Annotation
Predicted 3D model of a 95-nucleotide RNA (TPP riboswitch aptamer (THI element)) from Gilvimarinus gilvus. It was read from a public genome assembly, where an Rfam model found it. Its Rfam family is "TPP riboswitch aptamer (THI element)". Rfam links the family to the GO term thiamine pyrophosphate binding. Rfam's curators write: Vitamin B(1) in its active form thiamin pyrophosphate (TPP) is an essential coenzyme that is synthesised by coupling of pyrimidine and thiazole moieties in bacteria.
[in-house]
RNA sequence: GCAUUCUUGUCGGGGUGCUUCGAUUUUCGAGGCUGAGAGAGUCCCGUCGACCUGAUCCGGUUAAUGCCGGCGUAGGGAACGAGAGCCAGCAAUGA
Numbered sequence: 001g002c003a004u005u006c007u008u009g010u011c012g013g014g015g016u017g018c019u020u021c022g023a024u025u026u027u028c029g030a031g032g033c034u035g036a037g038a039g040a041g042u043c044c045c046g047u048c049g050a051c052c053u054g055a056u057c058c059g060g061u062u063a064a065u066g067c068c069g070g071c072g073u074a075g076g077g078a079a080c081g082a083g084a085g086c087c088a089g090c091a092a093u094g095a
Base pairs, nucleotide, nucleotide: 001090002089005084006083007082008081009080010079011046012045013044014043017033018032019031020030021029022028023027051076052075053074057070058069059068060067
């Protein structure tokens, strides 16, 4: 000096499914299931990766559903700064 850790500033990304009842001719309201989160909470994530594609996929389970697993060491995918600190790690220099 770098990496790691903590605090903080300003930003950015993401998902919102299945099902029951009611009102209806399009959608709205109230419940149930899983989950961090089901337009709902700064809920989760920002390269130590949330989420998307494949997917009207495959196997299992369920009232049903990405509910569980495979696919998946897959392909994509959103960040910079400041301060503190630094047992251990890497590099350089000196003795």